[in-house]
Context: one part of a larger RNA
RNA sequence: UGACGGGGACCCGCACAAGCGGUGGAGCAUGUGGUUUAAUUCGAAGCAACGCGAAGAACCUUACCUGCCCUUGACAUCCGGAUGAAUAAGGGGUAAUGCCCUUAGCCCUCCGGGGCAUCCGAGACAGGUGGUGCAUGGUUGUCGUCAGCUCGUGUCGUGAGAUGUUGGGUUAAGUCCCGCAACGAGCGCAACCCCUAUCUUCAGUAGCCAGCAUUCAGGAUGGGAACUCAGGAGAGACUGCCCGGGACAACCGGGAGGAAGGCGGGGAUGACGUCAAAUCAUCAUGCCCCUUAUGGGCAGGGCUACACACGUGCUACAAUGGCGAAAACAGAGGGAAGCGAGCCGGUGACGGUAAGCAAACCCCAAAAACAUCGACCCAGUUCGGACUGUAGUCUGCAACCCGACUACACGAAGCCGGAAUCGCUAGUAAUCGCGGAUCAGAAUGCCGCGGUGAAUACGUUCCCGGGUCUU
Numbered sequence: 001u002g003a004c005g006g007g008g009a010c011c012c013g014c015a016c017a018a019g020c021g022g023u024g025g026a027g028c029a030u031g032u033g034g035u036u037u038a039a040u041u042c043g044a045a046g047c048a049a050c051g052c053g054a055a056g057a058a059c060c061u062u063a064c065c066u067g068c069c070c071u072u073g074a075c076a077u078c079c080g081g082a083u084g085a086a087u088a089a090g091g092g093g094u095a096a097u098g099c100c101c102u103u104a105g106c107c108c109u110c111c112g113g114g115g116c117a118u119c120c121g122a123g124a125c126a127g128g129u130g131g132u133g134c135a136u137g138g139u140u141g142u143c144g145u146c147a148g149c150u151c152g153u154g155u156c157g158u159g160a161g162a163u164g165u166u167g168g169g170u171u172a173a174g175u176c177c178c179g180c181a182a183c184g185a186g187c188g189c190a191a192c193c194c195c196u197a198u199c200u201u202c203a204g205u206a207g208c209c210a211g212c213a214u215u216c217a218g219g220a221u222g223g224g225a226a227c228u229c230a231g232g233a234g235a236g237a238c239u240g241c242c243c244g245g246g247a248c249a250a251c252c253g254g255g256a257g258g259a260a261g262g263c264g265g266g267g268a269u270g271a272c273g274u275c276a277a278a279u280c281a282u283c284a285u286g287c288c289c290c291u292u293a294u295g296g297g298c299a300g301g302g303c304u305a306c307a308c309a310c311g312u313g314c315u316a317c318a319a320u321g322g323c324g325a326a327a328a329c330a331g332a333g334g335g336a337a338g339c340g341a342g343c344c345g346g347u348g349a350c351g352g353u354a355a356g357c358a359a360a361c362c363c364c365a366a367a368a369a370c371a372u373c374g375a376c377c378c379a380g381u382u383c384g385g386a387c388u389g390u391a392g393u394c395u396g397c398a399a400c401c402c403g404a405c406u407a408c409a410c411g412a413a414g415c416c417g418g419a420a421u422c423g424c425u426a427g428u429a430a431u432c433g434c435g436g437a438u439c440a441g442a443a444u445g446c447c448g449c450g451g452u453g454a455a456u457a458c459g460u461u462c463c464c465g466g467g468u469c470u471u
Stems, first nucleotide, its partner, number of pairs: 005471001007470007015460002019424005026315008034306002042053002064301007073125001077124002079121006087104006106115003127290002130288003136284002138279003141275001143273001148187006154163003167178003193267004198235005204229001212222003238261001241255005317417001321376001323374003333364003338357002342353004383414001388409007430452007
């Protein structure tokens, strides 16, 4: 000087408390440990690993295993020789790639040759998801969006160092004010950026009977630029105004006006550093290692195993409910090897046909919860849907290992969950559906979107984490 203390003082945070809903019990999904296996590829490990890398393992992916095959190699540069290819079609053979055969098949030229490509040969080399994240770059997590971390000059101290940055107030904030041997400055804070909440204006191929006309009654048409909306530009919030408190300061409490009030709400933004934190498997890279194999190709299998254990989720255990009937109201997205209306067939998944749309125009598209009516009457049930059987649909070369979906049948556990533990302070929690990325197909995951829409916070004694001063 720091760090630490079951030392002290002060102050924050869904940290506790006050509330609401969960997890821990059940079934299933998914990840992990363990075990098994020829292989169950590898990494991630308290918070900060475990629906994590993976925004999508049937083949491929794929790195693993078994078997078969190749050796200048799937890929790059260079040398010598031969050929004219590349490619396309057909045949033989194989589990398949490799392999063998047949046919068609180059360009420029000053005719010396050159270009390009294939094959053969030689070696320099290629190649490695092999090792080391404790040799590294880059990137990332975390403390933590916590309010801190430093420097120059001066001063003090023999010096390490101190001061400034401490103190009195105040703030979300080292935010600001006042004081002070300090005076200034930098990285952080805040603001500048984006979305959202109100209004104005400009120009309207989506919207409007708002006012007029036509009408097949559909903004469909003429027409209009008011309204909704979408696009550009601007205005608006600054403690600006009033009252009170306070050192007359910073600031705090209340009020007016206002769509919005004291940081309006949300996002992006992450200081000096910590954890030899994570990643050599995104990539790059030092060193080490393999070189007829630790490289390359193919087929099949595995990553999907299953006595168990844990994490994260989904669906439930029902009447604030499940079922049936009939009727409303979104937002944000995606669409050409695509989205696919309508009509027809099918109980259905879906199939056939096919209009429109590179899309404010057409399509996905039905929003669902909700409101109304009906029966159910507290039961392992008209709750719950696992598991299983049969018959099918679709994608794809191919659904046995190992896909999703449909119909009928079967209907298991489960009657609200021990110790313990998690999230959330407002358009939030809870609940309801919708979309997208990845993607041939394959979400209960992830990332977004809107609908309905609460309860509670006395307070800071205690638990956890953090900040300042002090010992």

Small-subunit ribosomal RNA, 3' major domain from an uncultured bacterium, 471 nucleotides, folded computationally. Model confidence (mean pLDDT): 85 of 100. Its Rfam family is "Bacterial small subunit ribosomal RNA". RNAcentral holds the full RNA, with entries from ENA and SILVA.